[in-house]
């Protein structure tokens, strides 16, 4: 003194004149509408994107298979999550650090372009040996060419990846053929809750690459729709017209009618009717599709056509912010203190003038919260790493 790397803070400032939006107090108006003072507070780290996750409203219930979809090491945190902490594994970088769509290829299908002899129980391009034949030479040991037949996969070549890897013996020339290390498989110990680690032990020549962000397999989780949810007021219209499917059986009870029985009625018994009284069976119908169960209703579906579209409430006290202790590596709980910080509705914060200055990017709530991701000027502040140099 240079490049870095992790964590946080700010989001132009100041002062004046007018302006707008909520909520309180007050005055003036008989009340109200209006209006007047006066206090208080008024867009973001992303308010975006509409990916998650839930609070909260509503749908005529609740379990249970499939099918569908969503997460994927390990343990914790949280209301929850696909978010966050720490770890572990694997990649990257000198290094602080950083990134991970990280369950399973011995269940099973699929694909591995081109190249290459071949890319999964795979094989011989060029080549190494060994035998027979042929032909040249020849020092008569043999050597060199073509061709057949076995043997090989060690050496070369392709390729992103060739069937363990190094080395040593062994062979006719090789190969784990065999041994030695390392590599893989299996048991087994040691630490750690765990994933996993371990120059730790035995045992086995062991061979069956890779890819699941391919199909699949495993483990876990998932009603829906959404503030344009909804809940009330008031005003108006046509308590509108049409169509399709059930509206069903059986038996009790009650009620009526007719006959028998009786001197007559009442029981009783036989026959018909009716019942929005119960029960059982069926039928539709009820929270993603389908099925089965239990419950619960008695209705579902479909088209035409008319009215309203006002206005109150949801509408901001929260899984809520600032802080202090305490425990925890940590994200966070937990006991205190403290503060209350936007609720528009054709959509409030905006204009003029001076002064600062680091000269201001990215950009405005609309039910509200925790995340993620995306865009993004300029500054401050804390910690750590690598080069320089000089002491």
């Nucleotide at each position: 003194g240079g490049a870095g790397c992790u964590g946080g803070c700010c989001a132009g400032g100041c002062a004046a004149u007018c302006g707008c939006g909520c909520g309180g107090c007050g005055g003036g108006g008989a009340u109200g509408a209006c209006u007047c003072g006066c206090c208080g507070g008024g867009a973001g780290g992303a308010a975006a994107g509409u990916c998650c996750g839930g609070g909260c409203u509503c749908c005529u219930g609740c379990g249970g298979a499939c099918a569908g979809g969503g997460u994927g090491c390990c343990a914790g945190g949280u209301a929850a999550c696909g978010c966050c902490u720490g770890g572990g594994g694997g990649g990257c970088g000198c290094g602080a650090g950083c990134c991970u769509a990280c369950g399973g290829a011995a269940a099973g299908u699929g694909c591995c372009a081109c190249a290459g002899a071949a890319a999964a129980u795979a094989u011989a391009c060029c080549g190494c040996c060994a035998c027979a034949g042929g032909c040249u030479g020849u020092u008569c040991g043999c050597a060199g060419c073509c061709c057949g037949u076995g043997g090989u996969a060690a050496g070369g070549g392709u390729g992103a990846a060739a069937u363990g890897g190094u080395g040593c013996g062994g062979u006719a020339a090789g190969a784990g053929c065999g041994c030695a290390c390392c590599g893989c498989g299996c048991g087994g110990g040691u630490g750690g809750c765990a994933a996993c680690a371990c120059g730790c032990c035995g045992c086995g020549g062991c061979a069956c690459g890779g890819u699941a962000a391919a199909c699949c397999c495993c483990a876990c989780c998932c009603g829906g729709a959404g503030c344009a949810a909804g809940a009330c007021c008031a005003a108006a219209u046509a308590g509108g017209g049409g169509a399709g499917u059930a509206u069903c059986c059986a038996g009790g009870g009650c009620c009526c009618c007719g006959g028998g029985u009786u001197c007559a009625u009442c029981c009783c018994c036989c026959g018909g009717g009716g019942u929005g009284c119960g029960u059982g069976g069926g039928c539709c119908g009820g929270a993603u599709g389908u099925c089965c169960g239990c419950c619960c209703g008695g209705a579902c579906u479909c088209c035409c056509g008319g009215g309203u579209a006002g206005g109150u409430c949801g509408c901001u006290u929260g899984a809520g912010g600032c802080u202090g202790c305490u425990g925890g590596u940590g994200a966070c709980a937990g006991c205190g203190g403290u503060c209350c910080c936007a609720g528009a509705u054709g959509a409030a914060u905006g204009a003029u003038u001076g002064c600062c200055c680091u000269c201001g990017a990215c950009a405005g709530a609309a039910c509200c919260c925790g995340g993620c991701u995306u865009a993004u000027c300029g500054g401050c502040c804390a910690g750590c790493u690598c080069c320089u140099u000089u002491u």

The RNA shown here (Bacterial RNase P class A) has 391 nucleotides and comes from a Gammaproteobacteria bacterium. The organism belongs to Gammaproteobacteria, within Bacteria. Its Rfam family is "Bacterial RNase P class A". Gene Ontology terms of the family: tRNA processing, ribonuclease P activity and dimeric ribonuclease P complex. Model confidence (mean pLDDT): 76 of 100.